[in-house]
Overview:
Lysine riboswitch aptamer from uncultured Ruminococcus sp., 161 nucleotides, folded computationally. Its mean pLDDT, the model's own confidence on a scale to 100, is 79.

Formats: sequence, C1' cells, structure tokens
RNA sequence: GGUAGAGGUGCGACAGAGAAAAGUAAUUCUUGCAGAGGAUAACCAAUCCGAAGAAGCAGAACGAAAGGCAAUGCCGCCGAGGGAUGGUUUCUGGUAAAUUCCGUUCCGGCUGUAGGUUUAAUAAGUCUGCGGCUGUCAUCAUGAUAUGAUGGAGAGCUAUC
Repeated sequence: GGUAGAGGUGCGACAGAGAAAAGUAAUUCUUGCAGAGGAUAACCAAUCCGAAGAAGCAGAACGAAAGGCAAUGCCGCCGAGGGAUGGUUUCUGGUAAAUUCCGUUCCGGCUGUAGGUUUAAUAAGUCUGCGGCUGUCAUCAUGAUAUGAUGGAGAGCUAUC
C1' cells in the first nucleotide's frame, strides 16, 4: 500500500402511510374599535398600497402549505458522516442569509442531565459543561484466560497479501 471485517438504538442518501404544524397563515366582510403607516424573506435603496382609512385588536365566513419528525422499504457505507472556522461558487439592486466546492481543526459509539441555539414544539438537530454504559489499542496488576486500574484516539483497530 491492497483486500476483507468488527463496534451498534452505527452513519448517510432516496421514497414514505401518518401525526403535528392548525382551525394557524393568507383571503373576504364596505361588521365594530382604532387613526398613520404598511408590503416586497432581515436591513438599506427602489417600487407599490394607504384618510375613498394603513398597521393593530375583536367578531364572522372560508381555509392551506413548507421546513422539521416519522412506522416501513430500498441504496451506499464504517470518518461512514457531522460540527466549527477561513476562502470560494451560485442567487440578489447592495449587504446579509441560503447554497456549491476546497483548506484547517474537533468528534470511537450510545445515553442521562443542566444551559444555550434553532423550531409551532417540552419533537428532532446542534453547541458547551457534568455523569453513565460500551467497543478498541497501549501500559500495569494477576501464574494465565478472564478480570481490574490508568491512559489514548478512527489517518484508529483486527485478519490477510
């Protein structure tokens, strides 16, 4: 260096019944209050609407969807992939946001808990701290397997050529 494997509620893509989003948003009423702002994704610019009554609140009618989750199926895999950060691509009138690619860096896997962030959400994701379980390697103890203690990280570990 090649090939094949192990960890385990393992990682990710695609589809997805269904739940929830929600009787919410939007629209309508020439309904009532109200009285100058409002809309275009956040801001600026620009454009449009507005005393022939904006926004908002209440009432009535009508009434969604996306993102996220997901039984299940299928595919590719074991730094699988994910986070942070810098640059870069695309989009926009501009910035930001989102997005593509590359670099650096962090994370073995699962889980509990506290706080932050995101979201409709106490779901899920993600970040930080404190715990637990577990796999793997090294060192030490034990006569040895096993077991225990300590420590490390996936560019690792095992087998084989």
Notes:
Taxonomically the source falls in Ruminococcus (Bacteria, Clostridia, Eubacteriales, Oscillospiraceae).